Transfer RNA from a Chloroflexota bacterium, 76 nucleotides, folded computationally.
Rfam family: tRNA. Rfam classes the family as a transfer RNA.
NCBI's taxonomy places the organism under Bacteria, Bacillati, Chloroflexota.
The sequence was found in a public genome assembly.
RNA sequence: GGGGGAGUAGCUCAACGGUUAGAGCACCCGCCUUAUACGCGGUCGGUUGGUGGUUCGAGUCCACCCUCCCCUACCA
Numbered sequence: 001g002g003g004g005g006a007g008u009a010g011c012u013c014a015a016c017g018g019u020u021a022g023a024g025c026a027c028c029c030g031c032c033u034u035a036u037a038c039g040c041g042g043u044c045g046g047u048u049g050g051u052g053g054u055u056c057g058a059g060u061c062c063a064c065c066c067u068c069c070c071c072u073a074c075c076a
Stems, first nucleotide, its partner, number of pairs: 001072007010025004018056001028042004049065005
């Protein structure tokens, strides 16, 4: 350089182009316990990597850019 994959909550991951993007874990609060842990319930938490485009409507489709991973080629 070429090809492919990935990027969504603090972490791991969902979400057919169609109502207000959800789940588990973590944090916090409550219940439980003599107390802690475990367990149970609840709250909080989002620039869906960025900028544009298509569309009535984009996390989803398209273009470019950024970051990471894999394969491959070249130089050394």